The RNA shown here (transfer RNA) has 73 nucleotides and comes from a Clostridia bacterium.
RNA sequence: GCUGAUAUAGCUCAGCAGGUAGAGCGCAUCCUUGGUAAGGAUGAGGUCCCCGGUUCAAAUCCGGGUAUCAGCU
Numbered sequence: 001g002c003u004g005a006u007a008u009a010g011c012u013c014a015g016c017a018g019g020u021a022g023a024g025c026g027c028a029u030c031c032u033u034g035g036u037a038a039g040g041a042u043g044a045g046g047u048c049c050c051c052g053g054u055u056c057a058a059a060u061c062c063g064g065g066u067a068u069c070a071g072c073u
Base pairs, nucleotide, nucleotide: 001072002071003070004069005068006067007066010025011024012023013022019056027043028042029041030040031039049065050064051063052062053061
């Protein structure tokens, strides 16, 4: 230098034939207990890496960029 993959909640990841963003773990409150853990209930938390384009509508499609990983030279 070229090619490919990945980027979504605090962490690990789902969701990609465009139509209100989810799970597990973690966190907060409550119940339970003499207390802790375990268990149960409820809840908070993300403008989906950035910029632009297409569209009535974009995490999703298109272009460019950034970061990480892998391959080739």
The sequence was found in a public genome assembly.
Taxonomically the source falls in Clostridia (Bacteria, Bacillati, Bacillota).
Its Rfam family is "tRNA".